[in-house]
Context: one part of a larger RNA
Formats: sequence, C1' cells, structure tokens
RNA sequence: UGACGGGGGCCCGCACAAGCGGUGGAGGAUGUGGUUCAAUUCGAUGCAACGCGAAAAACCUUACCUGGGCUUGACAUCCCGCGCUACCCUGUGAAAGCAGGGGUUCCCUUCGGGGACGCGGUGACAGGUGCUGCAUGGCUGUCGUCAGCUCGUGUCGUGAGAUGUUGGGUUAAGUCCCGCAACGAGCGCAACCCUUGCCGUUAGUUGCCAGCUUUAAGUUGGGCACUCUAACGGGACCGCUUGCCGAUAAGGCAGAGGAAGGAGGGGAUGACGUCAAGUCCGCAUGGCCCUUACGUCCAGGGCCACACACGUCCUACAAUGGCCAGUACAAAGCGCACGAAACUGCGAAGUGGAGCAUAUCGCACAAAACUGGUCUCAGUUCGGAUUGGAGUCUGCAACUCGACUCCAUGAAGUUGGAAUCGCUAGUAAUCGCGGAUCAGCAUGCCGCGGUGAAUACGUUCCCGGGCCUUGUACA
Repeated sequence: UGACGGGGGCCCGCACAAGCGGUGGAGGAUGUGGUUCAAUUCGAUGCAACGCGAAAAACCUUACCUGGGCUUGACAUCCCGCGCUACCCUGUGAAAGCAGGGGUUCCCUUCGGGGACGCGGUGACAGGUGCUGCAUGGCUGUCGUCAGCUCGUGUCGUGAGAUGUUGGGUUAAGUCCCGCAACGAGCGCAACCCUUGCCGUUAGUUGCCAGCUUUAAGUUGGGCACUCUAACGGGACCGCUUGCCGAUAAGGCAGAGGAAGGAGGGGAUGACGUCAAGUCCGCAUGGCCCUUACGUCCAGGGCCACACACGUCCUACAAUGGCCAGUACAAAGCGCACGAAACUGCGAAGUGGAGCAUAUCGCACAAAACUGGUCUCAGUUCGGAUUGGAGUCUGCAACUCGACUCCAUGAAGUUGGAAUCGCUAGUAAUCGCGGAUCAGCAUGCCGCGGUGAAUACGUUCCCGGGCCUUGUACA
C1' cells in the first nucleotide's frame, strides 16, 4: 500500500421487510448429469453451465458409428500431354462410383497458338470441426451502469509511498458547494444520440370526414378542420412567485403554472481492472500431430436411447370456472410471396385464382372483456396425458424420427415437504398477435399491443456493493 475480520461508523440495491404471483408435488416439452450403445459428435459446469453455442438434427445439416469407394484428392495455384466438351443411353450398384456406347464442339486468333472447360500424368502442395483458449488475435460473460481508476507539476517522507481523491454538507453519481499544501488534467458520471408523453409549422395519398352531396359501405363528389403519417422546430431550467430548512453556498421540502417537475418514462452507451473466466467447432493464428488418412465421396444408422437425478418452461388441478351462441375494441410486423371472394369437406385442408413489389391487396376473425344460456362441486360437461382407428399437408422420402385434423379412449392431478424465484406501475399478474430460423416443424427466443393490481412501517437481521476508520502472525 492492499487484502481480510462472526471490528467500528456512514450509505446504497426487490438485499431484507410489506405485498402479489410462482418453482419445489402431477402430466408433458426442453436442456443437463448419469447409464446404455457400433455411435448416442463436440463444447458450456457456483453466482456468470443446464429452452446455453443451436434464429429450426427425417436426408442434407453432421463434426459421430457401420459398411462401400477415392488418393494431387470435394476445394486453390503452378507444370506437361490430349482436345475429348456439354448432353444422352446401356450394364452393375444402396448410392458414390466403376465399365462401355452414342454424340458433337464454345470464345479470341497474327492460324503458330492462347483462353474457358473437361480428362489423364508428375510433384510442389491441397485438406484436417485433429490437440493446445495455460502460446495468441478478435469477440463475449462477470463484478456493474457499481462510482470509481489514474496522471503532470508541486509539497511531505531516507524509502515503499502519501498528499490531491481525506474533512463539513449534498447528490443517482469523485454530482455540486465550502474548507484544506496543494494546483490542474485524463478515463469514467452527466449531457450530446434514438424512442415515448404536449404544442406548433410544412405536407394531404393509399390516410382522415366537421359541414354539404351520395352510398349497403369514406362508397362517390368535395374538403385537409380533425385523426394519422413524417420532417423541422418549441417545451423543463429548481426557471418562477412565494414560503420553509440550510453556512448567505450547493442543495432539500412545499406551492403555483404546466401535457410533463425536480434525471418525466424507456433504450443505446459498460472506466482502470478481476476471474491464466468462455470461445483454436464462427473467423484469424504460433506450435504440435495425420498425409492411400485424423483428408475426401456415398448409403444406412446415430445426435431422438432410458432404471434414475437436477435445471428451465408449458398445461392443469376448476365456478373470479368449463362449454354453447351472439357481439366489440389493438399494436407492431411480414409478403412474388402472401393469397381474397366463391365452391367442396365435420375438420386439418382442397379447388380457385381476384388483388398487391404494398398507409391501396393479402396474412388477419385479435383474445381475454361484454350479453344470454347451460353445468352445480363431482375426479365432474374439470383436466387432457396415453392408446386404437381414419385422414390432411410439406417433402425424393415422415419406419427409426414431422406437424396438424376427426372419431374413440380418457391417465396423473383436489394447490404441492424442507427449501427457493420474480416483480415497486402501465410494473406484477393475465390475454392474444407478429417476426427471425424455416420445404415442413415453436410450450423456446425476439418483439407488439389489450385488461390491469397489491405493498414499501422501516434498515435490526440475510446477501451483494461503495466511502472513512481500526486490528492483523496474510501478500
């Protein structure tokens, strides 16, 4: 100087407390451990691994296994030879491939040849998701959006170092004020950026409709006031009046005005560093290793196994509910792919093709809510696992191993031990909608809106963190 303390002081955080809803029990989905297997490819492992890499494992992907092939190679450059191209057919085969046949001929040309492409040969080389993340770059997680981490000069100390950065107040903040052997500065904080909440200006189609016209319908004429769209501005600064507290300061509390008030809400943004944290399987890369194989092509299988254990979720156990009928209101997206009307089918879906490269058309009926009816507390008209049968769709192909529909079947489950998680407001809870990936496949992920709470006395305690101080046989 740090680190540590079941030392002290001060202060924060859904850290506790106060509340609301869960997990832990059930069934299922998914990831992991374990076990099994020819293989169940590899990585991630307290917080910070476990719906993680994977924003899609039937083939492919695919790295694994079994079997069948190739050896200058599936891919790149160079050299030599042949110009056979491409394409089609036959045999064999699971395919890859192997064997054979037909067939012709691209571009430039100084007609020597050159180029593209293919075949054969030679060796230089290719190739490796093989090892090392403890050789590395880059990127990322975490402490933590915590308020810290440092430097120059000066001063003090023999020196390590100290001071500044401590102290008194204050703040979300090393934020600001005051004081002070310090005076300044840098990286962080804040602001500048995006979005949302109010107003104005500009603009008026595909959007909108107050009055007039018209209609089944903003449908038509008309209009751009309103809504909205999207560009530019305004607006909030403890600025104000006033008060109170405070050192007259910084600031705090209350009030007015205001759409918004003390950082208005949200996002992006992550200091010096820590964990030899993670990644050599995104990519790059040193070293090591393989080279008729640890490379490469193909078929089939596996990654989907199942006594069991754990994590994360979905659906429930019902009446604040289930079912039936009627009926209302979104936002944000996506699309030459979405696919309307109409018709067929109980349905998944099929036929059909209008329209739309889109504020115009489509996906697309939002659902919960509301109104009416029914069920009457039961393993039920709750719950939907499982299984049988019949189908639809995608795709070369749904056996291993897809999603969905219909009929039948109707399991566990009556609110969950010890323990444990999230959340402070348009939040939790609950309801549906969209997107990426994608031929097909979503209870996962990323977004969107609808309905919309309860509670916070307080900081003694648990956990994590910041500052000062103290002890130390630790560095």
The part of an RNA shown here (small-subunit ribosomal RNA, 3' major domain) has 475 nucleotides and comes from a wastewater metagenome. Model confidence (mean pLDDT): 82 of 100.